[in-house]
RNA sequence: UAUCGGGCCUGUUGCGGGUGAUCGCUAUGAACUGCGUCAGGACCGGAAGGUAGCAGCGCUAAGUGGAUGAUUACGGCGCCGGCAGUCACCUGAUACCC
Numbered sequence: 001u002a003u004c005g006g007g008c009c010u011g012u013u014g015c016g017g018g019u020g021a022u023c024g025c026u027a028u029g030a031a032c033u034g035c036g037u038c039a040g041g042a043c044c045g046g047a048a049g050g051u052a053g054c055a056g057c058g059c060u061a062a063g064u065g066g067a068u069g070a071u072u073a074c075g076g077c078g079c080c081g082g083c084a085g086u087c088a089c090c091u092g093a094u095a096c097c098c
Stems, first nucleotide, its partner, number of pairs: 001095007009085006015078002018074006025066004034059004042051003
């Protein structure tokens, strides 16, 4: 000096983790303006029975939490990897020259 390889750097991609969102799970959650059942009492009826329906109870909605499963988005996360690129810089091998 040349070639090849590696590093630095850049891009892309995978894995993990972080944050957010959505769906699923779960808890809570309706004085009255959801549903159901409606004690007591009220009303209708000669009676049998019926009607509406408060409290209570149950289910559920909006909402609010919980731990997590899935999907997705983001990125100056990672003493993790794959694939490419690379003017210059560092480094190793080989060859040649001095």

This is a predicted structure of a 98-nucleotide RNA (Bacterial small signal recognition particle RNA) from a bacterium.
It was read from a public genome assembly, where an Rfam model found it.
Rfam family: Bacterial small signal recognition particle RNA. Its Rfam clan is "SRP clan". It is annotated as a non-coding RNA gene.
The model forms 96% of the base pairs in the Rfam consensus.